Model confidence (mean pLDDT): 84 of 100.
The RNA shown here (SAM riboswitch aptamer (S box leader)) has 100 nucleotides and comes from a soil metagenome.
């Protein structure tokens, strides 16, 4: 850069000790113990097996990912509603995760 997914799941463990939620902007989460590391799980994208035949469906778990809140929630645009504020769907953008 294309493409396909993002409302499902996932710990009363151990180490660790002050951060965490990608950016801002709210809003959470955290010493009743953040990240990080280990074990532990959880999903099935890829990969392998079988089966069907038409791109699907089962079994596995090898390469990854993932485990607080819809991808926390909005950030661009449009439709309704509303109008001091405060909403609700739809899309895009951004991210993120896999596979070319």
């Nucleotide at each position: 850069c294309u493409c396909a997914u993002c409302g499902c799941g996932a710990g009363u463990g151990g180490u660790g000790g002050a951060g965490g939620g990608a950016c801002c902007g709210g809003c959470c989460c955290u010493u009743g113990g953040a990240a990080g590391c280990c074990c532990g799980g959880c999903a099935a994208c890829c990969a392998g097996u079988g089966c069907a035949g038409u791109c699907g469906c089962a079994c596995c778990a090898g390469g990854u990912g993932c485990c607080a809140a819809a991808u926390c929630c909005g950030g661009c645009g449009g439709a309704c509603a509303g109008c001091a504020u405060c909403g609700u769907c739809c899309g895009c953008a951004a991210g993120a995760u896999g596979a070319g």